[in-house]
RNA sequence: UCUUAUCAAGAGCAGACGGAGGGACGAGCCCGAUGAUGUCGCAGCAACCGACCAGAGAUGGCACGGUGCUAAUUCUUGCAGCGAAAGCUGAGAGAUAAGA
Numbered sequence: 001u002c003u004u005a006u007c008a009a010g011a012g013c014a015g016a017c018g019g020a021g022g023g024a025c026g027a028g029c030c031c032g033a034u035g036a037u038g039u040c041g042c043a044g045c046a047a048c049c050g051a052c053c054a055g056a057g058a059u060g061g062c063a064c065g066g067u068g069c070u071a072a073u074u075c076u077u078g079c080a081g082c083g084a085a086a087g088c089u090g091a092g093a094g095a096u097a098a099g100a
Base pairs, nucleotide, nucleotide: 001100002099003098004097005096006095007094012042013041015040016039017038021031022030023029025078026077027076028075043070044069045068048066049065050064052061053060054059074093079090080089081088082087
């Protein structure tokens, strides 16, 4: 980079370090010196892949291993269609997994 699948559910600490921005980008709106984002530790959630168990199979289970995740729907929205509006649908972008 490409392909496929999923993205309305779930799950955090008065722990250690650190010290200013952070939520991908623009806009909005939020979070943040009552210390955010981040790193580490511990805990947890989920179940994509592997292992294992059940099953003829479809599939179900488990949570041992590889990932992932634990503010806000992917925080909302950027483009298109429908609609008087609220809003709905799809695409795009992004994230994660598995494969190439």